Context: one part of a larger RNA
Molecule: large-subunit ribosomal RNA, domain I
Organism: Mariprofundus aestuarium
RNA sequence: GGUCCAUGGGGGAUGCCUUGGCGCUGAGCGGCGAUGAAGGACGUGACUACCUGCGAAAUUUUUCGGGGAGCCGGUAAGUAGGCUUUGAUCCGGGAGUGUCCGAAUGGGGAAACCCGGCAGUUUCGACUGUCACUCACAACUGAAUACAUAGGUUGUGUAGAGCUAACGCGGAGAAUUGAAACAUCUUAGUACCCGCAGGAAAAGAAAUCUAUAAGAGAUUCCCUGAGUAGCGGCGAGCGAAACGGGAACAGGCCAAACCGGUAAGUUUACUUGCCGGGGUUGUAGGACUACAACAUGGUAUGAUGAAGGAUAGUAGAACGCUCUGGAAAGUGCGGCCAUAGUGGGUGAUAGCCCCGUAUACGAAAUUCUAAUUCGACCUAGUAGUAUCCUGAGUAGGACGGGACACGUGAAACCUUGUCUGAAUCUGGGGGGACCACCCUCCAAGCCUAAAUACGUCUCAGCGACCGAUAGUGAACCAGUACCGUGAGGGAAAGGUGAAAAGUACCCCGUUGAGGGGAGUGAAAUAGACCUGAAACCAUGGACCU
Numbered sequence: 001g002g003u004c005c006a007u008g009g010g011g012g013a014u015g016c017c018u019u020g021g022c023g024c025u026g027a028g029c030g031g032c033g034a035u036g037a038a039g040g041a042c043g044u045g046a047c048u049a050c051c052u053g054c055g056a057a058a059u060u061u062u063u064c065g066g067g068g069a070g071c072c073g074g075u076a077a078g079u080a081g082g083c084u085u086u087g088a089u090c091c092g093g094g095a096g097u098g099u100c101c102g103a104a105u106g107g108g109g110a111a112a113c114c115c116g117g118c119a120g121u122u123u124c125g126a127c128u129g130u131c132a133c134u135c136a137c138a139a140c141u142g143a144a145u146a147c148a149u150a151g152g153u154u155g156u157g158u159a160g161a162g163c164u165a166a167c168g169c170g171g172a173g174a175a176u177u178g179a180a181a182c183a184u185c186u187u188a189g190u191a192c193c194c195g196c197a198g199g200a201a202a203a204g205a206a207a208u209c210u211a212u213a214a215g216a217g218a219u220u221c222c223c224u225g226a227g228u229a230g231c232g233g234c235g236a237g238c239g240a241a242a243c244g245g246g247a248a249c250a251g252g253c254c255a256a257a258c259c260g261g262u263a264a265g266u267u268u269a270c271u272u273g274c275c276g277g278g279g280u281u282g283u284a285g286g287a288c289u290a291c292a293a294c295a296u297g298g299u300a301u302g303a304u305g306a307a308g309g310a311u312a313g314u315a316g317a318a319c320g321c322u323c324u325g326g327a328a329a330g331u332g333c334g335g336c337c338a339u340a341g342u343g344g345g346u347g348a349u350a351g352c353c354c355c356g357u358a359u360a361c362g363a364a365a366u367u368c369u370a371a372u373u374c375g376a377c378c379u380a381g382u383a384g385u386a387u388c389c390u391g392a393g394u395a396g397g398a399c400g401g402g403a404c405a406c407g408u409g410a411a412a413c414c415u416u417g418u419c420u421g422a423a424u425c426u427g428g429g430g431g432g433a434c435c436a437c438c439c440u441c442c443a444a445g446c447c448u449a450a451a452u453a454c455g456u457c458u459c460a461g462c463g464a465c466c467g468a469u470a471g472u473g474a475a476c477c478a479g480u481a482c483c484g485u486g487a488g489g490g491a492a493a494g495g496u497g498a499a500a501a502g503u504a505c506c507c508c509g510u511u512g513a514g515g516g517g518a519g520u521g522a523a524a525u526a527g528a529c530c531u532g533a534a535a536c537c538a539u540g541g542a543c544c545u
Stems, first nucleotide, its partner, number of pairs: 001544009015530001016495002020466002022463007029455002031163002039101003042055003046079002049075003061095006070083003106115003116131006133160002135157007167198001168196004178185001182233001208216002220247004230238002251447003254391001258277009282425001284390004288384004297378003301375003307369005313361003319334003323330001335352002337341001343355003396420007406432001427442005482489002502529001505517004
């Protein structure tokens, strides 16, 4: 020096565990905000560093309920002082207070600060209220300019603003990529940005869809049709629809003709505006004229609020001995309950020890759904056909685009930037160029629940999901420490024991660190901690050189 054995140190793998995550299901809820939000700053406790709570009424005040013996939140013990069966702490409903910043709104500003005006009160310290902008409505004023208008002032408004996870509609809109290169194409109308919402949104009551001789009957969503028909440098790829089967079902209102009222204008019998009636469709309907009738049915609107639910809770069955052990829930023996043998805890594995569970009950207050009732509103026929009405810069066309699964193609349908531009029921659109026949529907106005999408959040539950290098970045005081001018980036870090019983006392040592005794404990090689692998280090022994 090497190899091996033993015992240690060091290290923190492995095993076991779980307070935290991940995914999903169902139900609820789907907004908060000038009555000042979300988010913060600073305070607030007897002593208080941080977290939690709260706001100068500050770990809270008040009231109404629940509950029933201890309590003064946590890390976190202690000392002091209190509260409580005259019901505290705690849990829930309502109310109060709620500094300063923040849309931030009296003005300013380098957020949490500075400086004001007016009115009222005042113990003269100060306190209370109010003062941004825009919009809507109303009143009063009021130029150029006579009436007027613009403008101004004031009042009223729980009006708007800002925040918010995804879902929605609209505007605008990439590239990487794929095509094994690349340009049409694809990625993709995706990402990103903007606007506007709602609890859903959007769509929606046929100028629809069909098929050849038969029909369907608003929209939305699912299955199917179907990777079909098609589109496509016919490459890569893109990719329907109707029918059929289901979910859910709901239909309404205007404009116009005509009638009445009212105001203004003028050409003095008309026009226009407003209000009320009327009326709302394709087998054409309505106005109009004549006749008949005063019913029937309904509601998406305003109240009411039965019943049920939400926000605290209540009751809730049934076991003992023995053995081992530190400890019994384990062993052995003998019982019991069960509409309860889901689950968790208890010194090892408990239906019967504890919390629960099945089941059955419960609300002063606030609130959700909303039956019922009342109000309000809506709702009807027959015949006639002379006249009138039935949505215009619209339909359609040309050029250029977009969008339709459809890339200009034979390219319809939809949409529109430019230029044009009808008809009026003897009318008009569509049926994939176009024409005819036939069929079908009635555009150029509006509203409409449900079935559908999503999950910031609350509750209940589940998992051939993870188990601390995993699972969220974060099981732990984590979006923290730390890094960066900034946008932004972004960790590590869990486990004594059943119980702190957390090692009194003695000794060595620097009044250390650490250790040796002693003590606790089942165990201390459980003592800063479960288990405790390997690398690495050491001590002792054996062998080899």